[in-house]
Context: one part of a larger RNA
C1' cells in the first nucleotide's frame, strides 16, 4: 500500500405537527376475566384520561368572574364550539440517543522476585606498598620532656585483579541487546559488596532528595468496575432521480471556533396583494458651498486699553503692543444663513414583470466569510493591513478571455449534433481568425517607476531682429581727461569701500564682461564699421520618445519565437470567438386552458453547498398467490442488450441443490475514506 468481510440518526415512553382512518358534543378503555389457538386473537371490563366554562391565591361565583368602596375602568374568559381514539411520517425532551476517541474523578483489589529504606541470619575481598599509637632497648634528665633503634600493625590510608559502579571517544540506533558493546575510567577493609528469609502499599510507601523508586507503568502504580463518565473539541457517517436553495448579520449570553430569539431558506394552508418606471405628495441637512453663529486663521485702515517716553501735575508723545469695528483674502467630523443628485417614505392610475406579498403552523441551515469598484474611519491618504455603510462575484458557479490565476472582465451548464450568429477578448507563427487609409514614435518605446535634467521629435500660438543688409564665422576698430575718488607696502577698468558711474573725441568704445600681473602690462568681451547675403533669436501650449533606471533559483518586467510593425492615435469594413443566443431531436417541471382524468396544447423553467420537500432503485427475513429447478437452482466468470438514474434481463461457461415474480408489511438495509475493526496478499 492493495484485496475481502464488518462498520455509524436506532429502541421506548411522553408531547406537539401533518396526513390516513373510526366515531363524535362526545371520543377511548387499563390492568384484570371469559372463550378459544400451534403462534395469536375475539368479547367484556368505564377504573382512569382528554374534551364540552370559566374566572379568582383561596373560599366561592359562574357566560361571567377577579380586583374594589364601586353597578366606573381594567386584566383573563364567553359571545364565534370539535373533539377524541389509533395508524404512518416529521420533529422536541427523558434515556448511551448518530458512531468512534481522552487526559481525568471514584471504589474494591493485586503487587517490595524490579527497585528504595530497614530487620535477621550467613558470604566475600589475589597480591604488594606505606608503617599511628602502644611496647622493648639505647642515649638523655635531679626527674621529665625528647632523640635513636627495635618492635608493633592503624587507616572511610596508598597501587592493583575478582567484586561494584557507570566519567570518555567510537561503535551500534527497524541494535547481537526495549540502554548493550570494544578501549580506556572510578572505588576495590568499607557510609564496601553479596545470597537467603522477612517488613513498609498507592489520599500509601520508601528516599545521602533527582519528582527518584514502588515489576520495561510514576507529579501520584497495575487490574477490574461505576462506564457506552464527559468532550461547548477533531475525525467519520454507506443507493439514484426531480423541484426550491441560505448564512457566515443583529440584540443578548463567564459570550466571542458554543449557544437562544430575530433575519435569510424550505414545505402546508389561508388571504390578496408585490416590484420597477412614469405620476403626484412628504420629510431631510449629505456632496458641493458659504462664513451669518462657534471656532481656526492672512495682509492692511481706524481705535478703547496696556506698556515706554517727557512733565511737579494737568497733560502731551510713541518705528512698541493691541479687544471690539471696518476692508481684503481663506479654513473645519464632532460650525451652517442657504443647499442639491441619489436614496428613503406614502398613494390613485397606467405600463411592464415574475406568478408574488402577507400571516398562521411543521423543518432548517447560518452567527470563521475573501476579494473588488465607489464613500468613510483607524493606519502613514502603509499592508494580500484593520472597522463600517453600498453594489458585484466567489462562497455555492461549470464554459470563454487575461500565459498559469476562488474573488478581474464575458456570460450563468435539463441532455444530443461534425449546424448557425455573437460577447469579453483578439486576427504573422506556435493557435481559429485583416485588409485598406491617414499620423506618431527610433526608444525594442511598446514589454515596470518619481523629483529632476535636456538643442531627442511632431503640431499649435505670441513675439524680437532682418535686403536700409539681421544671426553665425572673418577681417580691422576699441580712444583720451584719468592710475576717477578712498583705502593701500601697491590698488593703473578688473582685493575692497564711494559714487550727480561725468566728461571729451568719435563711426563705435563701460571711470569696464572675463582671463592675467606683486602692481603696471597683456589677451579678452560689451560696442562699432567692413566682407558675405536670408532668414535668425526668445518664450508659451500639446502629442510621442531621452536620461534618472544597481540584487539575489533563470534570459525572467511582450506566454514563447520573433516584430520597426506584428508598436501606437485616429478612419472603414471584415472575420474568429463560449456549455451565451438561434436551428434540428428528445426529457422533467410550474401555471394557464381544454377536455377522453391521464393525456393534448400555450408561455415559461430545469447551476448549485449547508439545507427543506417530493418520486424511486436495491438488499435480508415473513404472510398470501403464481411459478422455476440434476434435461442444472443460487452464486460466480464472460458479454455488442435495455432504462431518465440506482438497476433490470438474454445468453453461453462453471457451478451441482436450491430459488424467483407480484401484492402487503417488517427491518442488523446500500461504504472509498473515521491515523476505522478483522482476515488475507
Nucleotide at each position: 500500500u492493495c484485496c475481502g468481510g464488518c462498520g455509524a440518526g436506532u429502541g421506548a415512553a411522553u408531547g406537539u405537527c401533518a396526513c390516513u382512518a373510526g366515531c363524535g358534543a362526545g371520543g377511548u378503555u387499563a390492568a384484570g376475566g371469559a372463550c378459544u389457538u400451534a403462534a395469536g386473537g375475539u368479547c367484556u371490563g368505564u377504573a382512569g384520561c382528554c374534551g364540552a366554562a370559566g374566572c379568582g391565591a383561596a373560599a366561592g361565583c359562574g357566560a361571567g368572574u377577579c380586583u374594589u368602596a364601586a353597578u366606573a375602568g381594567g386584566g383573563c374568559g364567553a359571545u364565534a364550539u370539535a373533539g377524541u381514539u389509533a395508524g404512518u411520517g416529521g420533529u422536541a425532551u427523558u434515556c448511551g440517543a448518530c458512531c468512534c476517541g481522552a487526559a481525568a474523578c471514584c471504589g474494591a483489589g493485586u503487587g517490595a522476585c524490579c527497585u528504595a529504606g530497614c530487620c535477621a541470619u550467613g558470604a566475600g575481598c589475589a597480591g604488594g606498598c606505606u608503617g599511628a599509637a602502644g611496647u622493648g632497648g639505647a642515649g638523655g634528665u635531679a626527674a621529665a620532656a625528647c632523640u635513636c633503634c627495635a618492635u608493633g600493625g592503624a587507616g572511610g590510608g596508598c597501587c592493583g585483579a575478582a567484586c561494584c559502579c557507570a566519567c570518555u571517544c567510537c561503535c551500534g540506533u527497524u541494535g547481537a541487546a526495549a540502554u548493550g558493546g570494544u578501549a580506556g575510567g572510578g572505588g576495590a577493609u568499607g557510609a564496601c559488596u553479596u545470597g537467603u528469609g522477612g517488613c513498609u502499599a498507592g489520599c500509601g510507601g520508601a528516599g545521602a532528595a533527582a519528582u527518584u523508586c514502588c515489576a520495561a507503568u510514576c507529579g501520584a502504580a497495575c487490574u477490574c468496575g461505576g462506564a457506552g463518565a464527559u468532550a461547548g473539541c477533531u475525525g467519520g457517517u454507506u443507493c439514484u432521480c426531480u423541484c426550491c436553495g441560505a448564512a457566515a448579520u443583529a440584540g443578548c449570553u463567564u459570550u466571542a471556533g458554543g449557544g437562544c430569539u430575530a433575519g435569510c431558506c424550505u414545505c402546508a394552508a389561508u388571504a390578496u396583494a408585490c416590484a420597477u418606471u412614469a405620476c403626484u405628495g412628504c420629510a431631510g441637512g449629505u456632496a458641493a458651498a458659504g462664513c451669518a453663529c462657534u471656532g481656526a486663521a492672512u495682509g492692511g485702515g481706524c481705535u478703547a486699553g496696556g506698556g515706554g517716553g517727557c512733565g511737579a501735575a494737568a497733560g502731551c508723545u510713541u518705528a512698541c503692543u493691541g479687544a471690539a469695528c471696518c476692508c481684503u483674502a481663506u479654513c473645519a467630523a464632532a460650525c451652517u444663513a442657504a443647499g442639491a443628485a441619489u436614496g428613503g417614505c406614502a398613494g390613485a392610475u397606467a405600463a411592464u414583470g415574475a406568478a408574488a406579498u402577507a400571516u398562521u403552523g411543521g423543518g432548517a441551515g447560518u452567527c470563521a466569510c475573501a476579494c473588488u469598484g465607489c464613500g468613510u474611519g483607524a493606519g502613514a491618504u502603509a499592508a494580500g493591513u484593520u472597522u463600517c455603510g453600498u453594489g458585484g462575484u466567489c462562497g455555492a458557479a461549470a464554459g470563454g478571455g487575461a500565459a498559469a490565476c476562488a474573488g478581474c472582465c464575458c456570460a450563468g451548464a435539463c441532455c444530443c449534433a461534425c449546424a448557425g450568429c455573437u460577447a469579453a477578448g483578439g486576427u504573422c507563427c506556435c493557435a481559429a481568425a485583416g485588409u485598406a487609409c491617414g499620423g506618431u514614435u527610433a526608444a525594442g518605446u511598446g514589454g515596470a517607476a518619481a523629483a529632476g535634467g535636456a538643442u531627442g521629435u511632431g503640431g499649435a500660438a505670441u513675439u524680437g531682429c532682418a535686403c536700409a543688409g539681421a544671426c553665425a564665422a572673418c577681417c580691422a576698430g576699441g580712444a583720451u581727461g584719468u592710475u576717477g575718488g578712498c583705502u593701500c607696502a601697491g590698488a593703473a577698468g578688473c582685493a575692497g569701500c564711494c559714487a550727480u558711474u561725468c566728461a571729451u573725441u568719435c563711426a563705435a568704445a563701460g571711470a569696464g564682461u572675463g582671463c592675467g600681473u606683486a602692481a603696471u602690462a597683456g589677451c579678452u568681451c560689451a560696442c562699432u564699421g567692413g566682407u558675405c547675403g536670408a532668414g535668425u533669436g526668445a518664450c508659451u501650449c500639446u502629442g510621442c520618445g531621452c536620461c534618472g533606471a544597481a540584487g539575489a533559483u533563470u534570459u525572467a518586467a511582450c506566454g514563447g519565437g520573433g516584430c520597426u510593425a506584428a508598436a501606437u492615435c485616429g478612419u472603414a469594413c471584415a472575420c474568429c470567438g463560449a456549455a451565451g443566443c438561434u436551428u434540428g431531436g428528445g426529457a422533467a417541471u410550474a401555471u394557464g386552458c381544454a377536455u377522453u382524468u391521464a393525456u393534448g396544447u400555450a408561455u415559461g423553467u430545469u447551476g448549485g453547498u449547508a439545507g427543506g420537500a417530493g418520486a424511486g432503485c436495491g438488499u435480508c427475513g415473513u404472510a398470501u398467490g403464481c411459478g422455476g429447478g440434476g434435461u442444472g437452482a443460487a452464486g460466480u466468470c464472460a458479454u455488442a442488450g435495455c432504462g431518465u438514474a440506482a438497476g433490470c434481463g438474454g445468453u453461453g461457461g462453471u457451478g451441482g441443490a436450491c430459488u424467483g415474480c407480484a401484492u402487503a408489511g417488517g427491518a442488523g438495509u446500500g461504504a472509498g475514506a473515521a491515523u476505522g475493526c478483522c482476515g488475507g496478499a